[in-house]
Molecule: transfer RNA
Organism: marine eukaryotic metagenome
RNA sequence: CCCGUAGCUCAGUCGGAUAGAGCGCAAAAUUCCUAAUUUUGAGGCCGCUGGUUCGAAUCCAGCCGGGU
Numbered sequence: 001c002c003c004g005u006a007g008c009u010c011a012g013u014c015g016g017a018u019a020g021a022g023c024g025c026a027a028a029a030u031u032c033c034u035a036a037u038u039u040u041g042a043g044g045c046c047g048c049u050g051g052u053u054c055g056a057a058u059c060c061a062g063c064c065g066g067g068u
Base pairs, nucleotide, nucleotide: 001067002066003065004064007023008022009021010020016054025041026040027039028038029037047063048062049061050060051059
């Protein structure tokens, strides 16, 4: 100095709003079976603690962890 968001890889960073994608996982359809394909679904309140604000994953501070 950079990074820390679903099991994995990431997007979302001029603050507005019940947080997304791909892969993976589960179920169903199709198939003699498997695979493939299609559809549906589950899964995270965004490293932790405070602060600012009507409102924060998104700004500020400290701490923790990773990289250089």